[in-house]
Molecule: transfer RNA
Organism: bacterium
RNA sequence: AGGCCGGUAGCUCAAUUGGUAGAGCGCGGGACUCCAAAUCCCGUGGUUGGGGGUUCGAUUCCUCCCCGGCCUGCCA
Repeated sequence: AGGCCGGUAGCUCAAUUGGUAGAGCGCGGGACUCCAAAUCCCGUGGUUGGGGGUUCGAUUCCUCCCCGGCCUGCCA
């Protein structure tokens, strides 16, 4: 330098042909218990990496950039 994969809640990950952004864990409260753990119930959660574009509508399509990983190449 080029190519590929990825970036979504605090963490790990989903999201169907473009049509209301979700789950588990965590966290807060409650039930249960002598207390705690476990279990159960309720709640809490987001500029979907950033800018621009297409569209009635974008996590999804196009484009540029940033970050991480992998591969190839060049120099030394």